[in-house]
Molecule: Glycine riboswitch aptamer
């Protein structure tokens, strides 16, 4: 330093499936039956180690809202590196 990987904040776009039955004032809560899979978990061929946007659906979801993997901007931490 026009500074790499990384890690954080802030902003933005951000899918997918029942406003389902009973209770109930309720679009909360419970409890039922289906469903999705992109918070997080788990899992895998082989002896160790080790993944994923694959896979289980534990957990979380299943009008708005909220969250939401990822993905782009911008600050800031760091200093590989010249």
């Nucleotide at each position: 330093g026009u500074g790499a990987u990384g890690a954080a904040a802030c902003c933005g776009a951000g899918a997918g499936a029942g406003a389902c039955c009973g209770u109930g004032c309720a679009g909360a809560a419970c409890g039922g039956c289906g469903c999705c899979g992109a918070a997080g978990g788990g899992g895998a061929a082989u002896g160790c180690a080790g993944a994923a946007a694959c896979u289980c659906u534990c957990a979380g979801g299943u009008a708005c809202a909220a969250g939401g993997a990822u993905c782009g901007g911008u600050u800031u931490c760091g200093g590989a590196c010249g």